[in-house]
Molecule: Bacterial RNase P class A
Organism: Candidatus Rifleibacterium sp.
RNA sequence: CAGGGCAGCCGGUCGGUCGCGUCCGCAAGGAUGAGGAAAGUCCGGGCUCCACAGGGCAUGGCGCUGGGUAACACCCAGGCCUCGGAAAAGGAAUUUUCCGGGGACGGAAAGUGCAGCAGAAAAUAUACCGCCGAUGGUCGCAAGACACAGGUAAGGGUGAAAAGGUGCGGUAAGAGCGCACCGGAGCGCUGGUGACAGCGUUUCCUGGUAAACCCCGCCGGAGCAAGACUAAACAGGGGGAGAAACGGCCCGUUUCGCUACUACUCCGGGUAAGUCGCUUGAGGUCAGGGGAAACCCUGAUCCCAGAUAGAUGACCGACGCCUCUCACGAGGUACAGAACCCGGCUUACAGGCUGCUCUGCUUU
Repeated sequence: CAGGGCAGCCGGUCGGUCGCGUCCGCAAGGAUGAGGAAAGUCCGGGCUCCACAGGGCAUGGCGCUGGGUAACACCCAGGCCUCGGAAAAGGAAUUUUCCGGGGACGGAAAGUGCAGCAGAAAAUAUACCGCCGAUGGUCGCAAGACACAGGUAAGGGUGAAAAGGUGCGGUAAGAGCGCACCGGAGCGCUGGUGACAGCGUUUCCUGGUAAACCCCGCCGGAGCAAGACUAAACAGGGGGAGAAACGGCCCGUUUCGCUACUACUCCGGGUAAGUCGCUUGAGGUCAGGGGAAACCCUGAUCCCAGAUAGAUGACCGACGCCUCUCACGAGGUACAGAACCCGGCUUACAGGCUGCUCUGCUUU
C1' cells in the first nucleotide's frame, strides 16, 4: 500500500419558492416537525383493566455459574463441552499450551420408548471375512492331518456410534485374564461465592437420544380498538307531581274518586360524536467518580413529533461524496416512514470513518 475478518460509529450540508401537522399569538407572524433501524411484532417490562385463600389438572415457554437490569429468551465475565489449526512431551494411547469458531449447556444411575440406511450384530450384545482348533471327535503305530463339535473378538469390513485405549505379559488363538501407563466413573479431602477444578483412594459395572414421553425448578390473562370522562339525535327504562284536554274503570247521566297514554319534571344507562390517556421519560448531552466489564452513582444543563385516515412533502440552486471519461462533462446519492412508551433481539442498508487483527506485495 492492497485485500479479508471482528468491534464501534456516521449515514449528507446550506439557501430559495410553494404547501402540510402541532404549539404560541387578536392578527401579522413566530417556534417546531422521523430512524439506526421508525421495519418484523419475536422476547422482556412500564401503564391500564380483569382474575387471584390455598391446592390440583391441561397446554405452552424458559433452564451451566456469578453479576448487570424494572425485567428478559438480552448484555458482561467465568466454567465446562465441542470443532478447526499450530507447537511441545511420549514408543503409543493420550496429555498440555496457544490461536480462532460454535454450544436451548438441568436430569439418561426414577420409569417408558425410539434408532432410517449400511452392517453378522445397535443394548438380556453379535459372529460375515478372518484367527485358533489346546480340549472333545474322526483318521493315523506315531509325528500329524481334517476344520466336525467348539473357542475367540486381536485383525478386516459397516456405521454418526461396535461395550474402555496403548504397550508388555499371557494363550491353541484370544480376552482387564494379569501388570504398567492413559482415560472414565464412585467416594473422600482441599481450593473456589458458584458452575467447577486439583489431589488421594476404590473400581472398569450400566453407549446415544429429553427441539421423544417424562422428572425437577421457574413463569397469572388480555391489551391504548387498554382504560377513564362528557354526552346528542333517536329509541327505550325507572321515579315524582298533577287531573286541564281526549280516553278507560265506575255508570242511566253528571259530579267525586281511581287510572293508562300524552304533555310536565327528575334520575340513571347505552350508541354516534368529542375530550383525556398522549408524550417529562427506567429521557438526552457533558463532566467527575466507582467497577475487569456489562453497568451504576453524583453534579450541571437541555426539552427534542404527537397525527386520527393520519402532517413531516414537492420543485429549484450551490457544495460534499461515489461511478464513468484523457478531458470537457454525464449519471448517481442506500435501506427506509413514528401511531401508548421504553429495554433487547432479528432482518434491510449506497458510501464513508476509527480501532484491533490476518494475508500478500513493496521500501528502509